This is a predicted structure of a 339-nucleotide part of an RNA (large-subunit ribosomal RNA, domain IV) from a Planctomycetaceae bacterium.
Lineage of the source: Bacteria > Pseudomonadati > Planctomycetota > Planctomycetia > Planctomycetaceae.
The RNAcentral record of the full RNA draws on ENA.
It matches the Rfam family "Bacterial large subunit ribosomal RNA".
[in-house]
Context: one part of a larger RNA
RNA sequence: CGCUGGUUAAGGAACUCGGCAAAUUGACCCCGUAACUUCGGGAUAAGGGGUGCCGUUGGGGGUUUACGCCUCCGGCGGUCUCAGUAAAUCGGCUCUAGCGACUGUUUACUAAAAACACAGGACUCUGCGAACUCGUAAGAGGAUGUAUAGAGUCUGACGCCUGCUCGGUGCCGGUAAGUUAAGGAAGGAGGUCAGCCUUCGGGCGAAGCCUGCAACCGAAGCUCCGGUAAACGGCGGCCGUAACUAUGACGGUCCUAAGGUAGCGAAGUUCCUUGUCGGGUAAGUUCCGACCUGCAUGAAUGGCGUAACGACUGGAGCACUGUCUCAACCAGCGACCCG
Numbered sequence: 001c002g003c004u005g006g007u008u009a010a011g012g013a014a015c016u017c018g019g020c021a022a023a024u025u026g027a028c029c030c031c032g033u034a035a036c037u038u039c040g041g042g043a044u045a046a047g048g049g050g051u052g053c054c055g056u057u058g059g060g061g062g063u064u065u066a067c068g069c070c071u072c073c074g075g076c077g078g079u080c081u082c083a084g085u086a087a088a089u090c091g092g093c094u095c096u097a098g099c100g101a102c103u104g105u106u107u108a109c110u111a112a113a114a115a116c117a118c119a120g121g122a123c124u125c126u127g128c129g130a131a132c133u134c135g136u137a138a139g140a141g142g143a144u145g146u147a148u149a150g151a152g153u154c155u156g157a158c159g160c161c162u163g164c165u166c167g168g169u170g171c172c173g174g175u176a177a178g179u180u181a182a183g184g185a186a187g188g189a190g191g192u193c194a195g196c197c198u199u200c201g202g203g204c205g206a207a208g209c210c211u212g213c214a215a216c217c218g219a220a221g222c223u224c225c226g227g228u229a230a231a232c233g234g235c236g237g238c239c240g241u242a243a244c245u246a247u248g249a250c251g252g253u254c255c256u257a258a259g260g261u262a263g264c265g266a267a268g269u270u271c272c273u274u275g276u277c278g279g280g281u282a283a284g285u286u287c288c289g290a291c292c293u294g295c296a297u298g299a300a301u302g303g304c305g306u307a308a309c310g311a312c313u314g315g316a317g318c319a320c321u322g323u324c325u326c327a328a329c330c331a332g333c334g335a336c337c338c339g
Stems, first nucleotide, its partner, number of pairs: 001334008010325002014323001019320001027051005036041001038157001052079012080084001092318007099310002104116002120155007132141003158305004163235003168232002170228005177223003183217002187213001189211004195204003236254005263297001264294001275291005
């Protein structure tokens, strides 16, 4: 000096990113127990008191023929210690926000969470040799199930709700017209060739065969016409206006498929920003309550609440403490010195 323990005057979070760590609390019995609430909870809420041993005495239960033994609930009196759950085991508590309803699950070896799951909700597909999945197939799962079933996707208890937009993309339905493949095919073109003509160089050339074109016929799809947002998604700008000012219920205009409704809001979202006001503190970039000027909230990529729950994340307080002011001593084990 380090590690692991122990104790500490006065103060008591001044430490620190943060009360991290440590301390406090702790068992059983009795009293007592708030807001809120889904009436179950919250709750061991909180906050108090008691506990050894000895004597005496009342009552209950079990067992026994009885004496007695075991056990439970008390009353009164005494007695010792600093201390009677004398050791050990053995919750610190409260208030207030955020998120997630909850119990669960997860990154085996840096993340346990607000992430995943969840019961509940919704949409879509599937009529059974089901859809879907695995397999080239046979076949298998689905299921020895049958739409109160099975599969996929999203949301995520519960309460109140879930607005507008189908122009784009997707999906579903329709099909007159346009476009359109393989394939079919009228037609004409070229090659070859019997034959014919020839100035012997060559030229013309039927049928057949071959080659490449090709009007026209040809489905789904696409174009087109509708529907559909708890499908993917999206949800404006400028100018003026009320008898102080300010603001703008109101009007005009441009654009759009439609211009963000209810809620919530400096938010886990707010750049400017330590916004402004209020609360808490002597002092508060955090926190709580408001305001709304939402850079860039918003409704199952769910919105807003919510009792209970949480090794979750902020803020505040009580208790308690070597976290600190500020360090000291003790024990054990290392390091270190000598051997």